[in-house]
Description
The part of an RNA shown here (large-subunit ribosomal RNA, domain I) has 596 nucleotides and comes from Streptomyces fragilis. Rfam family: Bacterial large subunit ribosomal RNA.

Context: one part of a larger RNA
RNA sequence: GGCGCACGGUGGAUGCCUUGGCACCAGGAACCGAUGAAGGACGUGGGAGGCCGCGAUAGUCCCCGGGGAGUCGUCAACCAGACUUUGAUCCGGGGGUUUCCGAAUGGGGAAACCCGGCAGUCGUCAUGGGCUGUCACCCACUGCUGAACACAUAGGCAGUGUGGAGGGAACGAGGGGAAGUGAAACAUCUCAGUACCCUCAGGAAGAGAAAACAACCGUGAUUCCGGGAGUAGUGGCGAGCGAAACUGGAUCAGGCUAAACCUCAGGCGUGUGAGACCCGGCAGGGGUUGCGUUUGGGGGGUUGUGGGAUCUCUCUUCUGUCGUCUGCCGGCGACAGGACGAGUCAGAAACCGUUGAUGUAGACGAAGGACAUGCGAAAGGUCCGGCGUAGAGGGUAAGACCCCCGUAGUCGAAACGUCAGCGGCUCGUUUGAGAGACACCCAAGUAGCACGGGGCCCGAGAAAUCCCGUGUGAAUCUGGCGGGACCACCCGCUAAGCCUAAAUAUUCCCUGGUGACCGAUAGCGGAUAGUACCGUGAGGGAAUGGUGAAAAGUACCGCGGGAGCGGAGUGAAAUAGUACCUGAAACCGUGUGCCU
Numbered sequence: 001g002g003c004g005c006a007c008g009g010u011g012g013a014u015g016c017c018u019u020g021g022c023a024c025c026a027g028g029a030a031c032c033g034a035u036g037a038a039g040g041a042c043g044u045g046g047g048a049g050g051c052c053g054c055g056a057u058a059g060u061c062c063c064c065g066g067g068g069a070g071u072c073g074u075c076a077a078c079c080a081g082a083c084u085u086u087g088a089u090c091c092g093g094g095g096g097u098u099u100c101c102g103a104a105u106g107g108g109g110a111a112a113c114c115c116g117g118c119a120g121u122c123g124u125c126a127u128g129g130g131c132u133g134u135c136a137c138c139c140a141c142u143g144c145u146g147a148a149c150a151c152a153u154a155g156g157c158a159g160u161g162u163g164g165a166g167g168g169a170a171c172g173a174g175g176g177g178a179a180g181u182g183a184a185a186c187a188u189c190u191c192a193g194u195a196c197c198c199u200c201a202g203g204a205a206g207a208g209a210a211a212a213c214a215a216c217c218g219u220g221a222u223u224c225c226g227g228g229a230g231u232a233g234u235g236g237c238g239a240g241c242g243a244a245a246c247u248g249g250a251u252c253a254g255g256c257u258a259a260a261c262c263u264c265a266g267g268c269g270u271g272u273g274a275g276a277c278c279c280g281g282c283a284g285g286g287g288u289u290g291c292g293u294u295u296g297g298g299g300g301g302u303u304g305u306g307g308g309a310u311c312u313c314u315c316u317u318c319u320g321u322c323g324u325c326u327g328c329c330g331g332c333g334a335c336a337g338g339a340c341g342a343g344u345c346a347g348a349a350a351c352c353g354u355u356g357a358u359g360u361a362g363a364c365g366a367a368g369g370a371c372a373u374g375c376g377a378a379a380g381g382u383c384c385g386g387c388g389u390a391g392a393g394g395g396u397a398a399g400a401c402c403c404c405c406g407u408a409g410u411c412g413a414a415a416c417g418u419c420a421g422c423g424g425c426u427c428g429u430u431u432g433a434g435a436g437a438c439a440c441c442c443a444a445g446u447a448g449c450a451c452g453g454g455g456c457c458c459g460a461g462a463a464a465u466c467c468c469g470u471g472u473g474a475a476u477c478u479g480g481c482g483g484g485a486c487c488a489c490c491c492g493c494u495a496a497g498c499c500u501a502a503a504u505a506u507u508c509c510c511u512g513g514u515g516a517c518c519g520a521u522a523g524c525g526g527a528u529a530g531u532a533c534c535g536u537g538a539g540g541g542a543a544u545g546g547u548g549a550a551a552a553g554u555a556c557c558g559c560g561g562g563a564g565c566g567g568a569g570u571g572a573a574a575u576a577g578u579a580c581c582u583g584a585a586a587c588c589g590u591g592u593g594c595c596u
Stems, first nucleotide, its partner, number of pairs: 001595009015581001016546002020518002022515007029507002031167002039101003042055003046079002049075003052059001061095006070083003106115003116135007137164002139161007171202001172200005182189001186236001212219002223250005233241002254499003257443001261299010277286002279330006304477001306442003310437006318337007338430006351424010362411003368384004385402002387391001393405003448472007458484001479494005533540002553580001556567004
């Protein structure tokens, strides 16, 4: 030195464990913010600091409930001092306080700082100063003021506003909008209207009550799912892209305007015709009340077997009062009552009471002992019992239905919230239906067309339908649009206004639950950390879990400068000694055997 054997060191694999994660389900919630948010800075405890809590009333203040013996959060002990059955700490509901920054908003600014005006108040002999409140911009409405330019308008000022502003994980709508890639290269094409950027909204959003489909039969708003179907199509007919009718389900809900006509009010123009007009008839009276046009309010009206307006006729549930220049009759209108119906989720919109359910603290809650084993501990074993609407789960010195917390079940709210029923309350109807006449209305720079684009299964194609840009530019029901160029016939529908629950999408968040999910190089990056650290910055971004049942964490003695070690002691165990469970391998030793 090599090879073996034994015993160690180093190292931290493996096994076991779990405080932490992951995925999903059900229910809730789906917003917060100028009444100052989200997020922070700085403070705040008797005693340095981190985390958490709180805000100069600063480990808290007040009220109302719960609860019932200790308490003064945690790392994390110790000392000091307090509080508490006159009910503390703790848990829940409501309120108070809430520095400074931050949309940040009196002005400024290198965030957490600097400097002001005004009003009130405090202080000083006075000045400086302190405290409280207030002072940004935009929008809407109202009022005042007010140029060029007479009226006016622009502009300015003030007041009012539970108006805006900023934040937020995904879902949604809109405006912009790639490339890597695929086509085995690449240009049309694809990726893909994806990623990404911007704007905006809601708890969902968007869509939505046929100018729709269909096919000579019919359906009857929208949305979502299964099929139709990888079909019909489209496509350098390459790669690829890719419907619809119809059908089975989920859920179901329909409404309001514009116009014609009537009426009221205002503006402009015109106006002696009394014959017009003042509801009609008769009689009286009025004198610009008229007519045309325009704007606004109210009534009316809303449809495709076309609808409505106007006029005529027929039938038909109410009562009272008042008005319509005067009197009578008729008509019309307003108000009140009754009757009927509806409602805050569209079509208007608040609130209160009561009952019940439910959420935010909680409460009660059955039944077991003995013996032995064990290296300490029994819940494991044996024997004899019990409960069960509870044998889910966790803990307790090994494996507990009956030891503890719980579990099944049953109860519980002063306060605040949610939902439902009823009542109050609010709103609507009180006229509607039919027949006929008339030809007044039925959404305009619209539809259509030309050119240029986009979007549809559809890449310009025979290319309809839909949407933009530029130009041009209709008709009003004997009107229009569609049925895939276009024309005819036939059929369907009624554009150019608006609203609309549910079925659908998502999960930052709260509660409960589940797992042939992970178990510390795994599982979130994170057993907590966006920390340490890196970077000027945008940004990047870790590692580190385990003594023991219990610290009982080794008093005391010896050696040593100490680290540490040897005794002694604790413990079931100390080769469990805080470099701590198990303790693999590489690697390093000690002893010994053999070989050289």